Predicted 3D model of an 84-nucleotide RNA (c-di-GMP-I riboswitch aptamer) from a Bacillota bacterium.
The organism belongs to Bacillota, within Bacteria.
RNA sequence: UGAUAAUUUGGGCAAACCAGUCGAAAGGCUGGGACGCAAAGCUAUGGACCUAAGGCUUAAUGUUAUGGUUGCCAGGCUGCUUAU
Numbered sequence: 001u002g003a004u005a006a007u008u009u010g011g012g013c014a015a016a017c018c019a020g021u022c023g024a025a026a027g028g029c030u031g032g033g034a035c036g037c038a039a040a041g042c043u044a045u046g047g048a049c050c051u052a053a054g055g056c057u058u059a060a061u062g063u064u065a066u067g068g069u070u071g072c073c074a075g076g077c078u079g080c081u082u083a084u
Stems, first nucleotide, its partner, number of pairs: 003084004012037002017032006035071001041077003045074003048069003054064003
């Protein structure tokens, strides 16, 4: 330096919930909090799922992403420790 594995020093991140805030909603952001995570770092590229303002449609209604979820599964990029 590279590959593989996770046993993990020093550490890192932060679910649910609560408060505030943005949003039509899903959901996001900030603070508290800690269920968990060896990439729970970055990236909406593919699949899957969530929402339906607006559009279309209807007897009732249904449908649709240009909106989201990377802690749903993959792909791409990058990184620390230890061992072989």

Its mean pLDDT, the model's own confidence on a scale to 100, is 83. It was read from a public genome assembly, where an Rfam model found it.